[in-house]
RNA sequence: GCGGGUAUGGUGUAAUGGUAGCACGCGACCCUUCCAAGGUCUCAGUACGAGUUCGAAUCUCGUUACCCGCUC
Numbered sequence: 001g002c003g004g005g006u007a008u009g010g011u012g013u014a015a016u017g018g019u020a021g022c023a024c025g026c027g028a029c030c031c032u033u034c035c036a037a038g039g040u041c042u043c044a045g046u047a048c049g050a051g052u053u054c055g056a057a058u059c060u061c062g063u064u065a066c067c068c069g070c071u072c
Stems, first nucleotide, its partner, number of pairs: 001070007010024004018054001025043001027041004047063005
C1' cells in the first nucleotide's frame, strides 16, 4: 500500500428499513432484627461525518480504532 471483518448502555449480547430489546451491573424502594438471597421500579447505548429514503443501528460513500490475510 491492497483486500476482508468488527464497532449497540458500565459489561456481554439481540434487533434482515417501521416504538432500540434481554441479561448482568449502578441507584431507590419492599422483604429481613442485621447481612446475604429474593421481589418491584429506575438509570444508561447504535464509533464519527455525509448521502439515499416518508422513515436508517440496518442500505451507500468517506473517516477513525481494532483484528485477519496479501505485497514490498
About this RNA
This is a predicted structure of a 72-nucleotide RNA (transfer RNA) from a Phototrophicales bacterium. Lineage of the source: Bacteria > Bacillati > Chloroflexota > Candidatus Thermofontia > Phototrophicales. The RNAcentral record of the sequence draws on ENA. The coordinates come from a structure-prediction model, not an experiment, and the mean pLDDT is 81.